Model confidence (mean pLDDT): 82 of 100. c-di-GMP-I riboswitch aptamer from Aridibacter famidurans, 81 nucleotides, folded computationally. It matches the Rfam family "c-di-GMP-I riboswitch aptamer". Rfam links the family to the GO term cyclic-di-GMP binding. It was read from a public genome assembly, where an Rfam model found it. Taxonomically the source falls in Aridibacter (Bacteria, Pseudomonadati, Acidobacteriota, Blastocatellales).
[in-house]
RNA sequence: UGACCGAAAAGGCAACCCCGCAGCGAUGCGGGUGGACGCAAAGUCUCGAGUCUCCAUUCGUGAGACGGUCGGGCUGCCGAA
Numbered sequence: 001u002g003a004c005c006g007a008a009a010a011g012g013c014a015a016c017c018c019c020g021c022a023g024c025g026a027u028g029c030g031g032g033u034g035g036a037c038g039c040a041a042a043g044u045c046u047c048g049a050g051u052c053u054c055c056a057u058u059c060g061u062g063a064g065a066c067g068g069u070c071g072g073g074c075u076g077c078c079g080a081a
Base pairs, nucleotide, nucleotide: 005079006078012039013038016034017032018031019030020029021028022027037068043074044073045072047071048070049069050066051065052064053063054062056061
């Protein structure tokens, strides 16, 4: 110094709940001196799989949603054993 790995410290994120707005819906966005289930990629892309939704459908599908479901790409903080 790097890889594996994950002790400590600093910093970061935030499940869930409430309010408002948008949407048929899955869900999204904003706010909370509410909150802390959890996360070393719970940063990012949304490529594959998966799950979910629907005013569509010729029942084949189509149009969407989720990244805190798994894999993959790109990037990335700290340094004890």
Of the family's consensus pairs, 95% are formed in the model.